[in-house]
A computed fold for a 57-nucleotide RNA from Capitella teleta, annotated as transfer RNA. The coordinates come from a structure-prediction model, not an experiment, and the mean pLDDT is 82. RNAcentral holds the sequence, with entries from Rfam. Its Rfam family is "tRNA".
RNA sequence: UGGCUCAGUGGUAGAGCGUUGGACUUUCAAUUCAAGGGUAAAGGGUUCGAUUCCCCU
Repeated sequence: UGGCUCAGUGGUAGAGCGUUGGACUUUCAAUUCAAGGGUAAAGGGUUCGAUUCCCCU
């Protein structure tokens, strides 16, 4: 750091809950399957490469 709570500590970002849709059910709930959603407070620096290291608000 997704709507919320958090993980990941240099190699193109994940989980739980929630949301949406399907299955199931007379209906709701529960259960289950799938989908959508974050360029990470802003701006710089280092690096081949930054959510990760440094500076600043």